[in-house]
RNA sequence: CUCUUAUCAGGAGCAGUGGAGGGACUCGGCCCAUUGAAGCUGCGGCAACCCGUCGGACAGACCGCCCCAUUUUCGGAAAGUCCGGCCCCGGUGCCAAAUCCGACCCAUUGCCGCUAGGCACAGCGCGGAGCAGUGGGAAAGAUAAGGG
Numbered sequence: 001c002u003c004u005u006a007u008c009a010g011g012a013g014c015a016g017u018g019g020a021g022g023g024a025c026u027c028g029g030c031c032c033a034u035u036g037a038a039g040c041u042g043c044g045g046c047a048a049c050c051c052g053u054c055g056g057a058c059a060g061a062c063c064g065c066c067c068c069a070u071u072u073u074c075g076g077a078a079a080g081u082c083c084g085g086c087c088c089c090g091g092u093g094c095c096a097a098a099u100c101c102g103a104c105c106c107a108u109u110g111c112c113g114c115u116a117g118g119c120a121c122a123g124c125g126c127g128g129a130g131c132a133g134u135g136g137g138a139a140a141g142a143u144a145a146g147g148g
Base pairs, nucleotide, nucleotide: 001148002147003146004145005144006143007142008141013043014042015041016040017039021032022031023030026103027102028101029100044095045094046093049091050090052086053085054084055083056082057081058080062076063075064074099140104137105136106135107134108133109132110131111130112127113126114125
């Protein structure tokens, strides 16, 4: 750098240093910030991906009992899969806001337009160029584990 899989609405901040930006990138929005941003350092914390450990379920190589032998029954049981507990002393990660929100696609609701060739208004139905909301998905990104 890249591939695969899983997760991403929960959780957890103080101090020192620093001195103007930051919230990944682009655009738009909205926030944070001189009552001190990013970065760095120290300490603290969250979480439970991997490792470790404990318990349970499944499964069962194999071992024992029995037997002439086979099968069955019975007792035990490694690897493995799943669920849960612990995790200071192992590896990471994280500690404003949903991954801050939207962008692309689908569904749906409201608006809007057509229906509505005198004027005004409305239902059904239809439409999708636009706006807003909700739900789902995609893309991108982050982290972990494994592989190249």
The RNA shown here (SAM riboswitch aptamer (S box leader)) has 148 nucleotides and comes from a Thermaceae bacterium. It matches the Rfam family "SAM riboswitch aptamer (S box leader)". For this family Rfam cites "The S box regulon: a new global transcription termination control system for methionine and cysteine biosynthesis genes in gram-positive bacteria" (Grundy and Henkin, Mol Microbiol, 1998). The model forms 97% of the base pairs in the Rfam consensus.